The RNA shown here (c-di-GMP-I riboswitch aptamer) has 87 nucleotides and comes from a Candidatus Bipolaricaulota bacterium. It matches the Rfam family "c-di-GMP-I riboswitch aptamer". From the family's description: GEMM was predicted in a large-scale screen for bacterial structured RNA regulatory elements.
[in-house]
Formats: sequence, structure tokens, C1' cells
RNA sequence: AGCCCGAAAAGGCAACCCCGGCGAAAGCCGGGGGCGCAAAGUCACGGACCUAACGGAAGGGAUUCCCACGGUGGCCGGACCGCCGAA
Repeated sequence: AGCCCGAAAAGGCAACCCCGGCGAAAGCCGGGGGCGCAAAGUCACGGACCUAACGGAAGGGAUUCCCACGGUGGCCGGACCGCCGAA
């Protein structure tokens, strides 16, 4: 010099809400803001939940019901990857 452990700090993310945009919706993106988060980093693989456009069914119709190929990674599990550093 480098490595391991490791407190604080630095640094990181950003719920609800407001503004603008996208979307049928759920929801997402950008700005403000900050409830919280030590994986609140990445991936819809399994479960769960949300929506139901397209499609299908019923109906004279209004409308109702089913359906994910749409979403939630800040619901749980799993996989992958990972920052800082005093004694």
C1' cells in the first nucleotide's frame, strides 16, 4: 500500500399531496415536496393484490359478468448485483 470487521457522518431513494404529460383504467413519467426506507437497487419467475381496454357471455337496450397480453419490486417469497468507513 492492500484486505476483513465496523460507529458516526457524507451520499442515495421518495409515500401522500400539488403542477404538467401519457394511459380505457389500474397505474406510470417529469418538476416541487418528504411519509418513510440499509437494498424503498434491478428482474413480474412463484404467490397475492389492482385494473378490464381488446376479446368473450347475457340483454331489445341501458348495462352487467368473465378474461392480462396491462400494472403494483414501497405486499410476500425467489434470482442477480451493490456505495461509504474512525477506533